[in-house]
RNA sequence: AGAGUUUGAUCCUGGCUCAGAAUGAACGCUGGCGGCGUGCUUAACACAUGCAAGUCUUACGAGAAAUUCGAGGCUUAAGCUUCGGUUUAAGCAUUGGAGAGUAAAGUGGCGCACGGGUGAGUAACGCGUGGGCAAUCUUCCCCCAAGCUGGGGAUAACUUCGCGAAAGUGAAGCUAAUACCGAAUGAAAUCACCAACACCUUGGUGUCGGUGAUGAAAGGCGGCCUACCCUUGGAAGCUGUCGCUUGGGGAUGAGCCCGCGUACCAUUAGCUUGCCGGUGAGGUAACGGCUCACCGGGGCUACGAUGGUUAGCUGGUCUGAGAGGAUGAUCAGCCACACUGGAACUGACACACGGUCCAGACUCCUACGGGAGGCAGCAGUGAGGAAUUUUGCGCAAUGGGGGCAACCCUGACGCAGCAACGCCGCGUGAGUGAUGAAGGAUUUCGGUUCGUAAAGCUCUGUCGGAUGGGAAGAAGUGGCGGGUGUCAACAGCGUCCGCCGUUGACGGUACCAUCAAAGGAAGCACCGGCUAACUCCGUGCCAGCAGCCGCGGUAAUACGGAGGGUGCAAGCGUUAUUCGGAAUUAUUGGGCGUAAAGGGCGCGUAGGCGGUCGGGUAAGUCAGAUGUGAAAUCCCGGGGCUUAACCCCGGAAGUGCAUUUGAAACUAUCCGACUUGAGUAUGGGAGAGGGAAGCGGAAUUCCCGGUGUAGCGGUGAAAUGCGUAGAUAUCGGGAGGAACACCCGUGGCGAAGGCGGCUUCCUGGACCAAUACUGACGCUGAGGCGCGAAGGCGUGGGUAGCGAACAGGAUUAGAUACCCUGGUAGUCCACGCAGUAAACGGUGAUCACUAGGUGUAGCGGAUUUAUUCCGCUGUGCCGCAGCAAACGUAUUAAGUGAUCCGCCUGGGGAGUACGGACGCAAGUUUAAAACUCAAAGGAAUUGACGGGGGCCCGCACAAGCGGUGGAGCAUGUGGUUCAAUUCGACGCAACGCGAAGAACCUUACCUGGAUUUGACAUCUCGGGAAUCCCUUGGAAACAGGGGAGUGUCUUUUUUAAAGAAGCCCGAAGACAGGUGCUGCAUGGCUGUCGUCAGCUCGUGUCGUGAGAUGUUCGGUUAAGUCCGGCAACGAGCGCAACCCUUUCUUCAGUUGCCAGCAUUAGGUUGGGGACUCUGGAGAUACUGCCCCGGUUAACGGGGAGGAAGGCGGGGAUGACGUCAAGUCCUCAUGGCCUUUAUGUCCAGGGCUACACACGUGCUACAAUGGGCGGUACAGAGGGUCGCAAUCCCGCAAGGGGGAGCCAAUCCCAGAAAGCCGUUCUCAGUUCGGAUUGGAGUCUGCAACUCGACUCCAUGAAGUUGGAAUCGCUAGUAAUCGCGGAUCAGCAUGCCGCGGUGAAUACGUUCCCGGGCCUUGUACACACCGCCCGUCACACCAUGAGAGUUGGUUGUACCAGAAGUCGUUGAGCCAAUCCCGUUUCGGCGGGAAGGCAGGCGCCGAAGGUAUGGCUGAUGAUUGGGGUGAAGUCGUAACAAGGUA
Repeated sequence: AGAGUUUGAUCCUGGCUCAGAAUGAACGCUGGCGGCGUGCUUAACACAUGCAAGUCUUACGAGAAAUUCGAGGCUUAAGCUUCGGUUUAAGCAUUGGAGAGUAAAGUGGCGCACGGGUGAGUAACGCGUGGGCAAUCUUCCCCCAAGCUGGGGAUAACUUCGCGAAAGUGAAGCUAAUACCGAAUGAAAUCACCAACACCUUGGUGUCGGUGAUGAAAGGCGGCCUACCCUUGGAAGCUGUCGCUUGGGGAUGAGCCCGCGUACCAUUAGCUUGCCGGUGAGGUAACGGCUCACCGGGGCUACGAUGGUUAGCUGGUCUGAGAGGAUGAUCAGCCACACUGGAACUGACACACGGUCCAGACUCCUACGGGAGGCAGCAGUGAGGAAUUUUGCGCAAUGGGGGCAACCCUGACGCAGCAACGCCGCGUGAGUGAUGAAGGAUUUCGGUUCGUAAAGCUCUGUCGGAUGGGAAGAAGUGGCGGGUGUCAACAGCGUCCGCCGUUGACGGUACCAUCAAAGGAAGCACCGGCUAACUCCGUGCCAGCAGCCGCGGUAAUACGGAGGGUGCAAGCGUUAUUCGGAAUUAUUGGGCGUAAAGGGCGCGUAGGCGGUCGGGUAAGUCAGAUGUGAAAUCCCGGGGCUUAACCCCGGAAGUGCAUUUGAAACUAUCCGACUUGAGUAUGGGAGAGGGAAGCGGAAUUCCCGGUGUAGCGGUGAAAUGCGUAGAUAUCGGGAGGAACACCCGUGGCGAAGGCGGCUUCCUGGACCAAUACUGACGCUGAGGCGCGAAGGCGUGGGUAGCGAACAGGAUUAGAUACCCUGGUAGUCCACGCAGUAAACGGUGAUCACUAGGUGUAGCGGAUUUAUUCCGCUGUGCCGCAGCAAACGUAUUAAGUGAUCCGCCUGGGGAGUACGGACGCAAGUUUAAAACUCAAAGGAAUUGACGGGGGCCCGCACAAGCGGUGGAGCAUGUGGUUCAAUUCGACGCAACGCGAAGAACCUUACCUGGAUUUGACAUCUCGGGAAUCCCUUGGAAACAGGGGAGUGUCUUUUUUAAAGAAGCCCGAAGACAGGUGCUGCAUGGCUGUCGUCAGCUCGUGUCGUGAGAUGUUCGGUUAAGUCCGGCAACGAGCGCAACCCUUUCUUCAGUUGCCAGCAUUAGGUUGGGGACUCUGGAGAUACUGCCCCGGUUAACGGGGAGGAAGGCGGGGAUGACGUCAAGUCCUCAUGGCCUUUAUGUCCAGGGCUACACACGUGCUACAAUGGGCGGUACAGAGGGUCGCAAUCCCGCAAGGGGGAGCCAAUCCCAGAAAGCCGUUCUCAGUUCGGAUUGGAGUCUGCAACUCGACUCCAUGAAGUUGGAAUCGCUAGUAAUCGCGGAUCAGCAUGCCGCGGUGAAUACGUUCCCGGGCCUUGUACACACCGCCCGUCACACCAUGAGAGUUGGUUGUACCAGAAGUCGUUGAGCCAAUCCCGUUUCGGCGGGAAGGCAGGCGCCGAAGGUAUGGCUGAUGAUUGGGGUGAAGUCGUAACAAGGUA
């Protein structure tokens, strides 16, 4: 940093997708170790159990028990006994000591408002940032000042008696305090009044006076005896310490207020009644409508109020180059919450997570009366979920609470456990080792690869294991001793030092050493492109993959497996999410002519922006300073863990905010001035500018009258229609409405829509000229207001023509259309509404600048008066630079700048739904989402195509001749049939084609019979000569028997023997074989466009590019043939050139020829080379010559000469390519299949079937003919497995016989039509010959299925062929016969040969095919293309819908818990005061004060009624989307067939 994906290709626009980084993650596979972090993102769902907030006896009173030690007593048992007792043991109860003034509980103090959790709520002064409080409070802590005097009455605990299941609770009685309550003292405190000074500013702060009012306290513990009283010592006192009270200050924390910042929706536009302000009062720590009374009517809002939705905010975190975007786990700051809702109490602080009260839901206990509870603390459980840990250890450290302290408490915290959840580090070994082992995979069978990898050998020792050693983290604290401070003091206390003792959860952990041993430790994903990495097998649009493009239909690097490879690695992939890439919301950094996008146009409000000069100010701006911007994080520099992650220290940064000092260019603001922007005045001319009134002529139609007669009208052609009741036509007169020909012009005017006869009136704007005046008055313009074509709506008129709807006629498969005949709304007028158009220059407005040329409209000027030049304002065309994806644009910008407005962000869904606004309606405007696709699109390019255009060609049409299509037959095909009718070929370009010849064979098919190394090839082994003859079974193949027969070559001394080649038999296996499949895996060959004139390349040039140019253009040609021109110049494959033939020359003459000579029946023979002919070699024709045309060209027309003339005729030859054209059954060949069969052999059958359909042919239908007789003339071929003469036989096919010939010699071989003569006379015939019967011939092993031919007999259809269609342009068509290949035999087919021998072509409009240029295109599988809509089916999301059912919220009303406040308080109450009484202890009454209770205001849940918003659901219904092969049409793309 980019890449893939729209196309045949290209450029652009534009979306989608990928590569990166990240995560509190989850899932799949896998898993060795350690360090450091992190761990319910979901149900603020419900919670069992344990723990998480206590502590202080140095505030206070009271105060156990277990146990143990004694004492006496009783009982039992045993021993002793003087039977009285006694000793011992056990048990029971009583009592004393210890346990112990302990535990536990209570009063009291402090704490419980911290710490810890969570993110429900909250769009807010909640948070962030910066300020303010002169409007405030602050326990504990620190400092300063002062004080702590003297009393009183209660009450828990406890005891007794009750109630209750319990929780708990009542009554009576006793008692203490640092609990509670008076009193004293007291001002530095507060308040009021009167003063002064200083500093400041909402009238406060500080200092200093005076008077008055209000108004404190508590003690505990330790020590001492210096003066004083009792006197070992103690009290008063002194002293220390902790505590208490008052005031001030500090620190910390909190409260309140303000500026700025802080999500989305305008389909939320108006909201508000304590709502805004004032006065007074109340309330609060404090300002304040915070609350109340009264007065006024304000306050907020387009710079977004109100409403709705979503959300804790921040430091930060992730990403990014940055700007930004996303996010708010862990850590830190703030806020909010603690089952849900409400409320207060206590307190320095709470409206209180582990407090209280009430209401609600839920759970639990219950004796049914009533109670208890709140894990969003730490663990843990259930549930939910893709998903998140141990009911661990410890207070050793850090921190917190209490305490004088020791100490206690602390799920804060420190640690450990679980989890690859993340980051970081380490290891799973290192070296050597080539028979490149075995094995796997693959293979072209040679090899290659895994691979130095392994094994083997030599080492090392991290982690893990075993053994041993073993920290730091500890500071304190206690005791003792010492110094020092306080003090009267050697007590005590504080502080410092030393010594001793003691404190570690982690943990016998980190770390170290030793030991043995390569031993225990590698996976995951990917390998078509993007994107690093390739092969084999399996599968066969199946199974499957896929992030995008897309893979898979028999050779898949894309599916699955394997081998190999690539990447990362204790992890690897996948999924989800965020940023990036995406300049794809564009501030940095985009656009709007045609890709999405300029508002239809104007006026104008707010707003934004704004000319020149001078001066002031300093809001913006710039510079400096100060404060702040918490810590952590990021960055930089150091340091500590072996390193790193991690941690620590220091620095920097923190773009911001605030205050302050300065500057004054620019912006702003104020003042003054100016004229160039803008405007006004004067004078002109131009104009379909607008409104109103009047007038005019032409034309259409209608009416009346005249003339006149049979049609008119209309169309592609017709018909409907009109007309004998007189139309159309024509003349005259009249009526009425609408529109204004010519002029008329890319002319004019207007903001746009738009405006066209003439005249008058009213009226807007622009322009030109010259001066004068005003003095920035300007530009744009969200909302707003107005104008706004056609069509439409309302009311009332009007209506000639035209003319939706409608009717009829045509067309058509249909024709609800196009065409025709009619025709209503409408079109016209008046007044309203509507408000949209391809309202387009598809181009917003304004200003400035930036080459020109040429028209045109208006006005003015100059002169040399001209078809001249100059200026301004309009309006066109061409064109440079520039711009642009290109097309194009270009002073009328789409160029370069400035200002303002509008609009766009993939296609579809959709300009649709819902909601709102407007409208009488139609509808307009504003305007989504779900879902779905990977494109949709712009411009240009090359093709292809067009019922587009131009030019040209072809038996393409036309002009002709003859056919096919009708008949019979032959042949091929389809179909059908069959055991089989083998297979292939299917428009042209399959169908007398493969097949140049199916009776067997062929033959591939069927039936049956055989066979399995095979009918055929190679190799190994054994045997044998090969071969021939006879014979049995059988349909044959085959199986069996017998006989004859020992070959050729080599070696060795002859034989014998051995070996070799060929052949035969047998055996085993490698293998053979396959006309089995795939021509869509292929080679080769072939067809076709098309013998059409085309197809390309190199270099150069043009274009961003695909590409273009060349190859286009003007001529010309059969031709891209040639010429000319040209940013092209050349070249290649095609065209042509080649071969045969036609004429001539020459050479050569046998088997050919014969002019002359001789000869014969005969070129028969001699002879000859002249001629014909044959075989070679050459010549000729080239537009060469002449005339004309043409560009002095190419070339064309005519002519001469010539055998031939403009390519003379014919043939061979087939460019780049197209059709996945044909052929695996010619051959070759990959893959697949088969292997006692899909191979091979044999017999018979079939390919020859037959209702039918088609193609190609033959023969005919007759007289241009048939029959008969006579007679003439070819060419090219073939012949020894052959052609066969003369001769004989047969009517004939043919037979017999056999001369000659391996061929210019002999034979096939008679050519036929033709000509001459004769007959038939128009008929199903003397035409025609099918069919059938009979008799034969030939070939062949064999003519039944199934050959050809001959003779006799038979004598069918057919009388010239519908629609349609084929061939042919000259020696051609037509017609006539001859030959050949194949072949035993079989041709009407095929390939050749000659004979006779025409007609016609005006011409290129049309049909078909083709070539070139051009044009349009939505086609590129290329028109047999593409593609639209309804209907039918399936699925999906969505709108409407009688409604139904939730959530949320508003309003009105009812009712009203707890509680604060107010009020009442006849009930109740110890302290203080007053009165009375008294036994002096008290008692009674009253006052003050307080409480219960009552009432009132407010008030949560609840209820009733009625609205708003929103969700789910709903019979039915509407459209939408998607879906390989449904239906109907053909709308669009070409002039798409009606642009």